[in-house]
RNA sequence: GCAUCUGUAGUUCAAUGGAUAGAAUACCGGAUUCCGGUUCCGACGAUUGGGGUUCGACUCCCCACAGGUGUA
Numbered sequence: 001g002c003a004u005c006u007g008u009a010g011u012u013c014a015a016u017g018g019a020u021a022g023a024a025u026a027c028c029g030g031a032u033u034c035c036g037g038u039u040c041c042g043a044c045g046a047u048u049g050g051g052g053u054u055c056g057a058c059u060c061c062c063c064a065c066a067g068g069u070g071u072a
Stems, first nucleotide, its partner, number of pairs: 001071007010025004018055001028042004048064005
């Protein structure tokens, strides 16, 4: 260079083109405890960027960016 795959909370993963994008874990707050851990409750937190298709896009298409794999 070419081909192909991936990109969603801090992290690991979900989400038939249609619900307020959902869990686990981490962090924070509270309950519990003499204190801490464990356990329980709550809050915070995300679709890589741009454009297109569509009544409606995380999802389909195009370009860019980043990463993985294959190839000489």
The RNA shown here (transfer RNA) has 72 nucleotides and comes from Bacteroidales bacterium Barb4. RNAcentral holds the sequence, with entries from Rfam. The coordinates come from a structure-prediction model, not an experiment, and the mean pLDDT is 82. It matches the Rfam family "tRNA". It is annotated as a transfer RNA. Rfam describes the family as follows. Transfer RNA (tRNA) molecules are approximately 80 nucleotides in length. Their secondary structure includes four short double-helical elements and three loops (D, anti-codon, and T loops).